[in-house]
Formats: sequence, structure tokens, C1' cells
RNA sequence: CAGUUACCCCCGCAAACCUGGAGCGAUCCAGCGACGCAAAGCUACAGGGACUUCCCCCGAAGUCAGCCAGCUACCUGA
Repeated sequence: CAGUUACCCCCGCAAACCUGGAGCGAUCCAGCGACGCAAAGCUACAGGGACUUCCCCCGAAGUCAGCCAGCUACCUGA
């Protein structure tokens, strides 16, 4: 210097349920609340996969990264 990463400290994020709102829907926003997460940060036009709506088919439009994944990255220092 680069990578990996146990433990500790200080932090961070926030599942489900519920309430209000948006949407045909998947789902999203806010509040509550913590199931968990060392990337639960970003990316849906790197890629895969799943889901929704329309559709006879072909196909089209949309949603999900806390499914796999790609990119980036803080602190202690075994």
C1' cells in the first nucleotide's frame, strides 16, 4: 500500500403488523414499530431471476436489490 475479516467501541439502516395516503395491481410514500442487516449504501439501461397489469398468440407496460448479482464504501485492529 492492497485485500480479507474475528472481536470491541461509536454509529447507521429498518422487516412484519397497524394507521393515513397513491396505484387496476405488483408495490410505493409518511408515521408507528424492530425481524434482522458489516454494505439492508447505490444500480432495475451490466446481467440473471421473481412478481403485477394488458393481451388469443406474438408481445407491451410496470414493480421488486432485505432474491442472486454488479459498482462504491466508514471505524477498531486480531

Predicted 3D model of a 78-nucleotide RNA (c-di-GMP-I riboswitch aptamer) from an Oxalobacteraceae bacterium. RNAcentral holds the sequence, with entries from Rfam and Ribocentre. Its mean pLDDT, the model's own confidence on a scale to 100, is 80. NCBI's taxonomy places the organism under Bacteria, Pseudomonadati, Pseudomonadota, Betaproteobacteria, Oxalobacteraceae. The same sequence occurs in records of 2 taxa.